[in-house]
RNA sequence: GCGUGCUAAGCGGGGCGCUAGGGGUUCCCUGAACCCGAAAUCCUCUACAUGCGGGGCCGAACCCCCCGCUGGAGGGUGACGAGCCCCGGUUUGGAGGCAAAAGCGCGGCGAUGACGACCGGGUCCCGUGAGUCAGGGUGGUCGUGAACCGGGUCAGGUCCGGGAGGAAGCAGCCCUAAGCGGGUUGCCCGGACGCCACGGGGUCGCCUGGUCCGAGCAAGCGGUUUGCCGUCCGACCGGAGGUGUCGAACCCGAAGGCGGGGUGCACGC
Repeated sequence: GCGUGCUAAGCGGGGCGCUAGGGGUUCCCUGAACCCGAAAUCCUCUACAUGCGGGGCCGAACCCCCCGCUGGAGGGUGACGAGCCCCGGUUUGGAGGCAAAAGCGCGGCGAUGACGACCGGGUCCCGUGAGUCAGGGUGGUCGUGAACCGGGUCAGGUCCGGGAGGAAGCAGCCCUAAGCGGGUUGCCCGGACGCCACGGGGUCGCCUGGUCCGAGCAAGCGGUUUGCCGUCCGACCGGAGGUGUCGAACCCGAAGGCGGGGUGCACGC
């Protein structure tokens, strides 16, 4: 140096998270990269980090290891910028709301007389009077009304008397007092009511009658103008905080590419 056969290495990597720390299962990214088993109340390791257990492929090189350059998927960090959320403010920019003015459109009233002017009445207030209704008081009237403590007459009975006769007197009946009740009526008192009457008053409002004048009146609906309100949307200004939005900064960083270097054993020739 060549051939044959072995072995080491290799058969992915990164990130979040978990962890004392590392590796793995879960999740995410990348990507040309074995199989089976267990593994988040977790599996496993222990001083610089390789996953644990059992199998398989490949095999000293384009394929393994190291260094340098390049590359840049993706991830992380804190709020640096923008955006967004939130807070405050400005503004008729657009709607909207409120108010006022004029009287454009529609409608309405008006020669059966608008607007205006004048005269009068009613409603309203005060006083007087009359009336209706109900009430109270009083007089008169009718009725009722006293076991006894009112009157008259007093059956029976009682008493006095020899008798004739007399006495008191309950009930009943009649009358009546206090009281109670009825309706009518006379008088008195106030109350309520009002298409009642007379007189006086009377600012506004409402209703109504008449006279003069001779053409407008009015503002209901819509519209116009002006002012006010910031209620909503938008625009703008400012602001502490927040933010799996975008970007910057920093950190980590896969695949790939280029260059250089390194690395076994056995046998035979």
Predicted 3D model of a 269-nucleotide RNA (Bacterial large signal recognition particle RNA) from bacterium OM1 bin76. Its mean pLDDT, the model's own confidence on a scale to 100, is 77.